Transfer RNA from a Bacillota bacterium, 75 nucleotides, folded computationally.
[in-house]
């Protein structure tokens, strides 16, 4: 330098171009002699950044950033 994959809630991950969600974790409550487990409720998002296409973009297109993998160049 080039190719490729990934980036979405605190963590791990979903979401056919059409309402952004789940599990775990957090908080509140129930249950229990207590804790754990279990049950109910609840908060939490600039979907990496900037543009573009579209009636509509997490999803498609362009550039950039970060990380993983591969190839190559110089010494």
């Nucleotide at each position: 330098u080039c190719c490729u994959c990934a980036g979405u809630a605190g963590c791990u991950c979903a979401a056919u171009g059409g309402c952004a969600g789940a599990g775990c974790g957090g908080c509140c409550g129930g249950c229990u002699g207590u804790u754990a487990a279990c049950c109910g409720g609840u908060a939490g998002g600039u979907u990496g950044c900037a543009g573009g296409u579209u009636c509509g973009a997490g999803u498609c297109c362009u550039g950039c950033c970060u990380g993983g993998g591969g190839a190559g160049c110089c010494a």
The organism belongs to Bacillota, within Bacteria. The sequence was found in a public genome assembly.